[in-house]
Context: one part of a larger RNA
RNA sequence: CGUACAGGGAGGAUGCCUAGGCAGUCAGAGGCGAAGAAGGGCGUGUUAAUCUGCGAAAAGCGACGGUAAGCUGAUAAAAAGCGUGUUAGCCGUCGAUACCCGAAUGGGGCAACCCAGUGCAGAAUAUGCACUAUCGUGAUAUGAAUAAAAUAGUAUUGCGAGGCAAACCAGGGGAAUUGAAACAUCUCAGUACCCUGAGGAAAAGAAAUCAACCGAGAUUCCCUAAGUAGCGGCGAGCGAAAGGGGAGGAGCCCUGAGUCAUCAACAUCUUUGCGCAGUUAGGGGAAUCGUUUGGGAAGACGAGCCAUAGAGGGUGAUGGCCCCGUACCUGAAAAUUGUAGCAGAGUAGACUCGAUAGAGUAGGACGGGACACGUGAUAUCCUGUUUGAAGAUGGGGGGACCAUCCUCCAAGGCUAAAUACUAAUGACUGACCGAUAGUGAACUAGUACCGUGAGGGAAAGGUGAAAAGAACCCUAGCACAGGGAGUGAAAUAGAUCCUGAAACCAUAUGCGU
Numbered sequence: 001c002g003u004a005c006a007g008g009g010a011g012g013a014u015g016c017c018u019a020g021g022c023a024g025u026c027a028g029a030g031g032c033g034a035a036g037a038a039g040g041g042c043g044u045g046u047u048a049a050u051c052u053g054c055g056a057a058a059a060g061c062g063a064c065g066g067u068a069a070g071c072u073g074a075u076a077a078a079a080a081g082c083g084u085g086u087u088a089g090c091c092g093u094c095g096a097u098a099c100c101c102g103a104a105u106g107g108g109g110c111a112a113c114c115c116a117g118u119g120c121a122g123a124a125u126a127u128g129c130a131c132u133a134u135c136g137u138g139a140u141a142u143g144a145a146u147a148a149a150a151u152a153g154u155a156u157u158g159c160g161a162g163g164c165a166a167a168c169c170a171g172g173g174g175a176a177u178u179g180a181a182a183c184a185u186c187u188c189a190g191u192a193c194c195c196u197g198a199g200g201a202a203a204a205g206a207a208a209u210c211a212a213c214c215g216a217g218a219u220u221c222c223c224u225a226a227g228u229a230g231c232g233g234c235g236a237g238c239g240a241a242a243g244g245g246g247a248g249g250a251g252c253c254c255u256g257a258g259u260c261a262u263c264a265a266c267a268u269c270u271u272u273g274c275g276c277a278g279u280u281a282g283g284g285g286a287a288u289c290g291u292u293u294g295g296g297a298a299g300a301c302g303a304g305c306c307a308u309a310g311a312g313g314g315u316g317a318u319g320g321c322c323c324c325g326u327a328c329c330u331g332a333a334a335a336u337u338g339u340a341g342c343a344g345a346g347u348a349g350a351c352u353c354g355a356u357a358g359a360g361u362a363g364g365a366c367g368g369g370a371c372a373c374g375u376g377a378u379a380u381c382c383u384g385u386u387u388g389a390a391g392a393u394g395g396g397g398g399g400a401c402c403a404u405c406c407u408c409c410a411a412g413g414c415u416a417a418a419u420a421c422u423a424a425u426g427a428c429u430g431a432c433c434g435a436u437a438g439u440g441a442a443c444u445a446g447u448a449c450c451g452u453g454a455g456g457g458a459a460a461g462g463u464g465a466a467a468a469g470a471a472c473c474c475u476a477g478c479a480c481a482g483g484g485a486g487u488g489a490a491a492u493a494g495a496u497c498c499u500g501a502a503a504c505c506a507u508a509u510g511c512g513u
Base pairs, nucleotide, nucleotide: 001512002511003510004509006507008505009504015498016462017461020433021432022430023429024428025427026426027425029422030421031164032163039101040100041099042055043054044053046078049075050074051073061095062094063093064092065091066090067089070082071081072080106115107114108113116132117131118130119129120128121127134161135160136159137158138157139156140155141154142153168199169197170196171195172194173193179186183233209216210215220247221246222245223244224243230238231237251414252413253412254358256353257352258351259350260349269346270345271344272343273342274341275339276338277337278336279335280334282330283329284328288303289302290301291300292299304321305320306310312324313323314322363387364386365385366384367383368382369381370380373399394409395408396407397406398405449456450455469497472484473483474482475481
C1' cells in the first nucleotide's frame, strides 16, 4: 500500500409518527368603516426577550347567564399571591375603556411626529372637555357687478360620501407573445391588464320575440340539437339558432277623466308584540371483572354486561363497558336570525267609463362596432357625422329586395326563483401529502437573510410512558469531555437524544506485497 473481516466514528437515508398542509361536501354568513375600519407603531406583567391578549381603566373593568375547585396565557421555571360552595378562575351575551399612526378629517409632515384656533370649566399664562378637513345635497340667513329685482358668491346648520376586503357581476378602455409551420386580413381575444360601479348575488326579463301556414308564449341556467347550419388569406381556425328534454316559474307599473272613499275586509310591502324554531355558553348520558405474559394490558385465556351509544380521540402495547366523548334527551337572564301561526300599526287605494299609449325617435346616407356571420347578395342591433317619417285605415319583423300571408307593437320603468363565487366561520369527508413531500411557512415564516427600491426569500419536526433530565465520587488542559454510581423496560433512549442505510474516516486482527 492492497485485501478480508470485526467493532467503532462521522453522516442523516429508510421505516414509523404528526402538531401542519391540500382538495372537497353540507350549513350558516356574504361584508367592515367618520360611533374612526383593514393594517400598523408604542406601551402594558413580580418580567430581560419573543409570541398571545389587552390599551394609560392596558394578560385587563362592569352587568347578566353558564360552569366551577382550583387559579395567576405560552416558551418557563421560580417568587409572591388569590380562591374552595359561590363576587377565584374559565365560557357566552350585553356594556365600559380603547394611547399614537392610518380614509385620517384643525394646519403641517420624512406614518406612528410637529404646531395651532374657538367655546366651556378653572384663580390660572396649569390642566381638562368639546369642536374646527373636503366634496355632494337640503334648509336658513346674507348678498355683487346693475336703479329695482334676480343670480353668482358668502356664512351657519341637517343629512350623505370618502377608505379597506378573496373570488364572483355589470359597464368604460384594451394589448402582445402565440397559431397561421414566414406574414399583413385573420388568430391568440374582447383574453391578460387598467379604470368605474354594485350586490349577496349581479346582469337579464314580461315580445315592435320566435315559428311556418302548424303553432309557441318573459328572463336565466343545464343537457341536446352540433362540431351540424354557416363564417373563413374558404388558410389557420371561428362556430350558432330554432326545436326537443330538464331546473325554476310571477307578473306588473307610469304616460287619462270621472265617481267613491281617505274608513277599511281581503291582498301587497314595511314594522311591532306574542308564539314557535334556530344560533351565540351549557346539562344529563348505558355497560367488566379475574388469571396470565410483560416495565406497563387495552394483548392471550376464562367468565360477563350495554347498545337509538361498535363515530373518533386519549390512557405505559391493540379498550363498545377506564377517561373525554358518541346515539338520544334537554337548556338561555341577554343578544340575534327566521317564521307557513295569532294580534296590532303604517303603507299603498277601489270601481266605472272612455280612449290614450313614449320624435330629432323609426328609417335613410357615410364611417365604424356588435351579432357564429371577416361587406359579402347581407337581413337584424348599437351609433360618430348628416338627414329624417307615419300616427292603428298606422308601424316593426319574418336574413338582399317586392307582393301575398303570418306575427308582434319600438322609441318609459320595476320584478323573486332556478345561475356564479368563497377571503372568513362551524361540522364532516378523502383509493390526498407525511418533513427534499404537503402551503413559501408542521419550528421565532413572509421570519432570518439579500436588494436604494419595486421585489426576492430560506433552512430548521421526533429523549422517555413519566424528567424519573443523571444526587454523589473520580480524571482533567476544570462552563467542554470522559469513567463510576444512580434513574429507567431500554442510556449504543443522555439532551448534537426514535430508527440510524450509503459515501467518507481511522482502529484492531488475518493474509498478500
Background: Predicted 3D model of a 513-nucleotide part of an RNA (large-subunit ribosomal RNA, domain I) from Candidatus Portiera aleyrodidarum. The organism belongs to Candidatus Portiera, within Bacteria. The coordinates come from a structure-prediction model, not an experiment, and the mean pLDDT is 85.